Annotation:
The RNA shown here (small-subunit ribosomal RNA) has 1470 nucleotides and comes from a metagenome. The RNAcentral record of the sequence draws on SILVA. Model confidence (mean pLDDT): 82 of 100. Its Rfam family is "Bacterial small subunit ribosomal RNA".
RNA sequence: AGAGUUUGAUCCUGGCUCAGAAUGAACGCUGGCGGCGUGGCUAAGACAUGCAAGUCGAACGGGCCUUACAAUUGGGUAACUGAGAGUAGGGCUAGUGGCGAAAGGGUGAGGAAUAAAUAGGUAACGUACCCCGGACUCCGGGAUAGCGUCAGGUGCUUGCACCUUUCCGAAAGGGGCGAUAAUACCGGAUGAUGUCGGUUGACAUAAGUCGACCGAUCAAAGAUUCAUCGGUCUGGGAGCGACCUAUUUCCUAUCAGCUUGUUGGUGAGGUAACGGCUCACCAAGGCGACGACGGGUAGCGGGACUGAGAGGUUGACCCGCCACAUCGGGACUGAGACACUGCCCGGACCUCCACGGAGGGCUGCAGUAACGGAUAUUGGGCAAUGGGCGAAAGCCUGACCCAGCGACGCCGCGUGUAGGGCGAAGCCCCUCGGGGUGUAAACUACUGUCAGGGGCGAGAAAGUCUUCGGAUUGAUCAGCCCCAAAGGAAGUCACGGCUAACUUCGUGCCAGCAGCCGCGGUAAGACGAAGGUGGCGAGCGUUAUUCGGAAUCACUGGGCUUAAAGCGCGCGUAGGCGGAAUCGAAAGUGCUUUGUGAAAUCCCUCGGCUCAACCGAGGACCAGCGUGGCAAACUUCGAUUCUUGAGGCAAGUAGGGGUGUGUGGAACUCUUGGUGGAGCGGUGGAAUGCGUAGAUAUCAAGAGGAACGCCGAAGGUGAAGACAGCACACUGGGCUUGUCCUGACGCUGAGGUGCGAAAGCGUGGGGAGCGAACGGGAUUAGAUACCCCGGUAGUCCACGCCGUAAACGAUGCCUACUAGGUUGCGGAGGUUCUGACACCGUCGCAGUCGUAGCAAAAGUAUUAAGUAGGCCGCCUGGGGAGUACGGUCGCAAGGCUAAAACUCAAAGGAAUUGACGGGGGCUCACACAAGCGGUGGAGCAUGUGGAUUAAUUCGAAGCAACGCGCAGAACCUUACCUGGGUUUGACAUGCUUGGAUGCCGCCUUGGAAACAGGGUUAGGCUGCCUUUGGUGAAACUUGCACAGGUGCUGCAUGGCUGUCGUCAGCUCGUGUCGUGAGAUGUCGGGUUAAGUCCUUUAACGAGCGAAACCCUUGCCGUUAGUUGCCAGCGGGUCAUGCCGGGGACUCUAACGGGACUGCCCGUGUUAAACCGGAGGAAGGCGGGGAUGACGUCAAGUCCUCAUGGCCUUUAUGCCCAGGGCUUCACACGUGCUACAAUGGUCACCACAAAGCGACGCGAUGCCGUGAGGUGGAGCAAAUCGCAAAAAUGUGGCCUCAGUUCGGAUUGCAGGCUGGCAACUCGCCUGCAUGAAGGUGGAAUCGCUAGUAAUCGCGUAUCAGCGAUGACGCGGUGAAUGUGUUCCUGAGCCUUGUACACACCGCCCGUCAAGUGAUGGGAGUUGGGAGUACCCGAAGUCGGGUUGUUAACCUUUUAGGCGACGCCUGCCGAC
Repeated sequence: AGAGUUUGAUCCUGGCUCAGAAUGAACGCUGGCGGCGUGGCUAAGACAUGCAAGUCGAACGGGCCUUACAAUUGGGUAACUGAGAGUAGGGCUAGUGGCGAAAGGGUGAGGAAUAAAUAGGUAACGUACCCCGGACUCCGGGAUAGCGUCAGGUGCUUGCACCUUUCCGAAAGGGGCGAUAAUACCGGAUGAUGUCGGUUGACAUAAGUCGACCGAUCAAAGAUUCAUCGGUCUGGGAGCGACCUAUUUCCUAUCAGCUUGUUGGUGAGGUAACGGCUCACCAAGGCGACGACGGGUAGCGGGACUGAGAGGUUGACCCGCCACAUCGGGACUGAGACACUGCCCGGACCUCCACGGAGGGCUGCAGUAACGGAUAUUGGGCAAUGGGCGAAAGCCUGACCCAGCGACGCCGCGUGUAGGGCGAAGCCCCUCGGGGUGUAAACUACUGUCAGGGGCGAGAAAGUCUUCGGAUUGAUCAGCCCCAAAGGAAGUCACGGCUAACUUCGUGCCAGCAGCCGCGGUAAGACGAAGGUGGCGAGCGUUAUUCGGAAUCACUGGGCUUAAAGCGCGCGUAGGCGGAAUCGAAAGUGCUUUGUGAAAUCCCUCGGCUCAACCGAGGACCAGCGUGGCAAACUUCGAUUCUUGAGGCAAGUAGGGGUGUGUGGAACUCUUGGUGGAGCGGUGGAAUGCGUAGAUAUCAAGAGGAACGCCGAAGGUGAAGACAGCACACUGGGCUUGUCCUGACGCUGAGGUGCGAAAGCGUGGGGAGCGAACGGGAUUAGAUACCCCGGUAGUCCACGCCGUAAACGAUGCCUACUAGGUUGCGGAGGUUCUGACACCGUCGCAGUCGUAGCAAAAGUAUUAAGUAGGCCGCCUGGGGAGUACGGUCGCAAGGCUAAAACUCAAAGGAAUUGACGGGGGCUCACACAAGCGGUGGAGCAUGUGGAUUAAUUCGAAGCAACGCGCAGAACCUUACCUGGGUUUGACAUGCUUGGAUGCCGCCUUGGAAACAGGGUUAGGCUGCCUUUGGUGAAACUUGCACAGGUGCUGCAUGGCUGUCGUCAGCUCGUGUCGUGAGAUGUCGGGUUAAGUCCUUUAACGAGCGAAACCCUUGCCGUUAGUUGCCAGCGGGUCAUGCCGGGGACUCUAACGGGACUGCCCGUGUUAAACCGGAGGAAGGCGGGGAUGACGUCAAGUCCUCAUGGCCUUUAUGCCCAGGGCUUCACACGUGCUACAAUGGUCACCACAAAGCGACGCGAUGCCGUGAGGUGGAGCAAAUCGCAAAAAUGUGGCCUCAGUUCGGAUUGCAGGCUGGCAACUCGCCUGCAUGAAGGUGGAAUCGCUAGUAAUCGCGUAUCAGCGAUGACGCGGUGAAUGUGUUCCUGAGCCUUGUACACACCGCCCGUCAAGUGAUGGGAGUUGGGAGUACCCGAAGUCGGGUUGUUAACCUUUUAGGCGACGCCUGCCGAC
C1' cells in the first nucleotide's frame, strides 16, 4: 500500500467481497511447563446451607466459674476432711450504656437530567470521629432493664436434688408483682468570643462582613493500674457532604406546538440552607424550528479498541461520580440514611403451622437448580495492607492476602544439538530412465532447560510483649546444589484466483465445496482420500462483534448535462454572506502569565523480578475551561465620510410582453333559392356512408363558430408556463445615451406566498371544424389497433378548482476574471465638407465555429460543463417504490411528504469491435428477369424415412444427408441374426517346457462345415557346427507376459474432407492518434473479375489470398518420321499405304513463337482505366482445368488409417453353416423409359473421339431365330482385337388411335458366369402377354456457346451382375438477356441497437402445484403512557380528647405543663 467481481474487450460511476488489528468471547481438532492477568455479557429471574459487623468489664448493676483469707458449721479419738455467710483478687459474660453499624463489598434495573464531565459560586449551608486554641466540668432527683417471683409433692446433708407440672401461647413472643445501677434519664446553678433582640462604628453595595455597648437565653460524667483517658460550651482548620450557575452529552419532525404551581410578585410555612419546596392572594405569564412537548434507546467520566490523522465504535477488569438493594410507599434513630444483611404498611412469591398465627429477602463470598453458545472452589488465613471497637492485650473483618479450576488472554521456555550416502526401507509420482519424502531416519558423538527424585534454604517481619536477659507472629510462595536419562512432551489450517503452497486416485450437476468470483454433467490442481508443499505453532481454524481498508456521508476529503442527484418559475421572511476611507471599542483572533485538567492508563528515561509479560520511580504530555496583561492587521460592533455596487431622474428606442373592448377577410359547415341529372365520397384495393324525396358539382343570398395564410426567419418578447389578423384603451419590463440625485439602500433565500402547458373537475353559456369513448366498414389467424364512414364528452367563453409534464439547455441564482473568428436583432458614436455606401471601434440581446482549460468520454468552451467567491436545493448500489402506513391539501381524479421486510451481485454512463435490421448508399452472382429443357403426375431403377423382423449391421440429416461411404451385398465381402465350435488364440514379439517331436502326403470315423479324433511310416523335405554327437535358427508343443475388438467417446484428438467460396478478402512491422478497448494503414474519388490498378492522403512498407508461374485446347514455326501419313515418282491388287520410297501434308510429341491495351481515335485528373477501331488464328482474364487466404459451422469421419481415455478377455476375440443387409400398407429424394408423326418401324449408305486388352482382347470361318457356342489367326498393341458408332442421310410402311406409341407385369422355353452354388437373390435371349401413361396441381431445378438440348462410344469396380449410377469421349447443335424494381446469396461504406451463445438474439405479461416474506381477517391477548372518578394502608403535619401518666411547677387526697394512647382532617402507595 491494495486486490477480486458488471463487458466480446475498454474507460468511468457504483455497490458487494477479501487481505489487517482487536475481544470478559463461544465452538471444532489438538494440548508439555511456568509467570502475570482475567472469568454469569443471558433471568435487576428464584434461592437450600455456611460465613460476610461487631467491639468495649478501664461506663453500670447482676450472674456464673475460680483463687486467697475466713465468721460459722458437719464427720472423725486424732491426723485430717466436708459445707460455708463475708472480705479481697482473677476469668467469662446475657442485659443497661457508649462507639460503629450511612464505611467496606455487589450490581447497572431505572434515569436524556434531580445525572455525568469541565469551569465557577454559596455574602444561602451542615459536619460525629481527627488537629490547633479559649473557657468549664457545681448541686440534686426519679425511674428502668437485668435479677427474683407468679407451685405442688418427695427425699433429705435445710438448701439442694428429683418427680409431676408451670400465668398465656404450637411457636415467635408476651404479661402481672417486687426490688436495683450507671458516662442511661431529669431538675437547678454558673456561663461568653455562642444564639436572639436593641443602639452604634468601619468596610462593601442585591441580600452583607468585621467590630463596640445593653438586655434576654443555652452546658457538663465520670473511669482508672494515678500516668492519663474522657465530658460540656465556643472559635478556627482539615477532610467529607448539601445547594446554585454556565457549557457539553444518542436517535426520531411519519412528535410542532407545550404549560395552570404553570411563569412572576407579596406574605406565611418549612429546611442545615436558597428557592413554588409548600400554601393563600395578585398578575398572565413561561418554553419552542439554536427543536419545546412527545416517542425510542442508554448508567456517565478517566479511559479501551481501531485509525496516518481527523474520526468511528465502546464503557468488562482498575479509579472517580451517580443510581439501586424482592416490587411500591413511608418515616424513625442518628453528625450523617429516608438506611443491601434496621423499622412500619401494601403487593407478588417462598417457608413453618396445632389454621389461631409467625417468619423470609445472596444485585456480599462460596454454592444450587434454571436460563443460555457460554463463564470457576459450598478452599486457606487474618501473616501482610486497610477498616470497626478498645487505654491496651486483643476481638471481628468472604474488604484483603493467598491457593484451586479454565490455553480465556499476554509473555517466556521446552519437545534436543552436531556429524551422517549421489541417498536404506516404507509410501507417493513416473515418459519406467528415474524422481520426491530426505540429513530426514538408522548410526556415531555430545548436552541437560522443563517435568521427576534427593538435599540445603533466605526473604516478604514491619510489629507486639518484656522481668530489658529476651520471647513471639508465615495462609501462601522463591532460589541454589546433586542424581538419572534423549529419555515424558506437536499439532492445526490451507494449497483455482484474490493468497504463500500440486500431483495421483475415487466420484460423475451425484456426493459435496463456497468469503467474493465460482467449482462438480467421465481425463476436477476448486468435491472426498493419499503423497507432497505452504503458513502459524501449544496452539491452529471457524463463528460472532467493532474499527480499518470505505475519499462508500467526503471537517481534513465527494458529487449533481448524459452514471444517483438543480425545486417548473418568480417575489420574499428568518438566517448566511457582503464595496471604498478614517477614528474608536476589543466580542472573535494572536502573543504571554497563571489556575485547573485526580490517580491509574498512553509516551520517554531509569530501575526491580535470569529475559519478557508484569511491577516501581522520575519526567513529559493533555483537548478543554477559568484568571491577569499586551496587540489591533483581519472579521465584528459604534461613529463619520465616499461613489464604483444598487436605485432614482431626463431624453430616446425595439418588441406575437399582459388585460379588456371592438372590428376584418379567406376557408369550412349549415339554411333557402336557381342551374343540372347520376353518381359522389373514400382507399394500397374496397366497403360502410351520402344521393332520383335530386346528392357531388356550380351560382346567389343568409346564418354560425373557431383559427388568423402570405410577411415569417438561424427573427422578437417574457421569470417560467407561454405569446401571432387589424384598431383603440389601460398596463409591466428591457436596452441606449446623459452622468444630474440618493449614498451600500446589496446577493441568496429554509419556511411562506404568487404564477404555472395539456388533460381533468364544478356552475352557466357556446358548439363550425376536429374529435377520446362509442357504432359501423375494412385489414388480419385474431385486430378491443394502424386505414375509411360517422360521432359524444372535450376543444371555445366567463367564473372557480386542480398544480402536474422529457415543466429540458435533462445544465439553480448572483458577481468577477480567462484567445479569437463569424452571423442576426436593438441602440448611440467616430472617419468624410454634407448625405448614401463603406470602414472603425462601443453597449445590450440571440446564434455558430473554435484555443487553453475541464471532462469517463461524448462534449463544453466570455450564454462554461474553465478559474474563484456567496447563498439555496438535491444525491449516496439495483429491485421492492416515488409504493404502504401516518400527516396534510383537493369536490373528485389525485398531489406533497415518505419508509421497511424481502431479494440480487450487480444495476448503470460513455465510447470500441463485431453481428443483426421488414435502415440507407454503392456493387456483384443463371439471384431475378428474357429464353430453352426438365422435376413434381405414370411405370420402373436406385437411395432414404417409416413399418416389419431373430437380424433387416453401421454411418451420413437444411443448403453442405437421401444413384452418399458402396469404382459391383447370391457364398465371400459382412461389421448383423440363429446354431455349432474354440481359448496364448486367425495375426506380432519376448521368455519358458519338451524332444526330432515337425512339415508335405495318403487312408479313415463323426459332422452342415468349422473342427475333434484315429490310422499309415511305403515315401519326400528340414539350417549351422568340430557330424555315433552338439546347438536350437526355423517349425511344432507346454506355460507365462500378452494378442485381439468394424466395442464406446469425431464433444478428448491427428490426418483427411465438405461448406461459406475462386467470394475478395484476412493480417503484420514501424510510425501517428486515443487514458483505453481500439483507430489509421484497409477510408475518400475513379477503375477492375479482383484490397486489380491509379490518385488523394499520418501514414510508409510488407505478408497470406487475387493475378501470374503449371496442365489442356485454339494458330504458326523448328526438330523427329514408326506402328502414323501418301502429294509427287515407281510396283502390285477386285479392292485396301499393300510394297519400294518420301517428310511435302494430316498426325504424333518435344522445343519454340504468338496477345502486351503493344498501335490509332475519343473519354478520363497529365493517371489508372474504359469505349470504338486496325491488324491478327486468337483482343482486352481467348476457352477449360488444377490451384481454395484468416477463419466459421464443438460440420463429417474412432467403420480407411493413426491415436488418448474407458470397457471386454472360455468373450464385445477367432472359425464355420444357414439366414439377413434384396422385407413392404406407405412417404420423400435422385434418375431411366415414355406418353409419340421434328415420331415409330423396315431396308440401305456414311462420318468420331477417348479408352481398354495376357487370369486378357479375341478376327476370318462354322452352328444357333437369338443370347450364345465352336474354333484360335493376330496382338503386351499409333501395327492385332474390343469396334457396330448413333443421331444424320436415302427409300418404303404406319396416319393420330391407348395405336406398328409405350413397354411394365406375367407365362413358357433357353443361354452365360475362370460361379462350389443363381430358391430366398444375378444378367441375357426367343416366343407369348401388353399395365399405367394422351405432357403432369401447389411448388421447384439446370443452363449465357460449341453452352443448353439431343445422339451414341469407352473405362474403373468386376467370375457374373441388379450400371438407367459414377467418371470420361466425341457427333449434331440452338434460343434469350446487355436490365437490377423485386426473390436468394455475397462484398464495401454508413446508421440504430437494451444483441455478443451475437435476431434461431434479447425480452414482457399471465398462469398449475408447492413454498417463503409482508399485509388483510370474525376476533382474542399482553405491555407502555395518559385522562376522569372511586377506595384510602403505613406515616409526617394539623385538629379533638370523658383514657393513661415517675422526675418539673403549684394553693399537693388534687391540679397544671408535657408526654403516651385513642378519634379525626389534608396528602398519600396499592